Predicted 3D model of a 72-nucleotide RNA (transfer RNA) from Vicugna pacos. Rfam family: tRNA. By type it is a transfer RNA.
RNA sequence: GGGGAUAUGGCUCAGUGGCAGAGCACAUGCUUAGCACGCAGGAGGGCCUGGGUUCAAUUCCCAGUAACUCCA
Numbered sequence: 001g002g003g004g005a006u007a008u009g010g011c012u013c014a015g016u017g018g019c020a021g022a023g024c025a026c027a028u029g030c031u032u033a034g035c036a037c038g039c040a041g042g043a044g045g046g047c048c049u050g051g052g053u054u055c056a057a058u059u060c061c062c063a064g065u066a067a068c069u070c071c072a
Base pairs, nucleotide, nucleotide: 001071002070003069004068006066007065010024011023012022013021018055026042028040029039030038048064049063050062051061052060
């Protein structure tokens, strides 16, 4: 220098155009003599950045950034 794949709650990951989800973690309550387990209802992200297409974009297109990998 070129190619590929990745970027979504604190962490690990889903989500192929129509109001962003799960598990773990967190806080509260129930349960217990107490802890753990279990149960219940919660809080927390507008999706790496900018632009474009569209009635509508996490999703499609372009450029960039970051970390990973392959080739030279």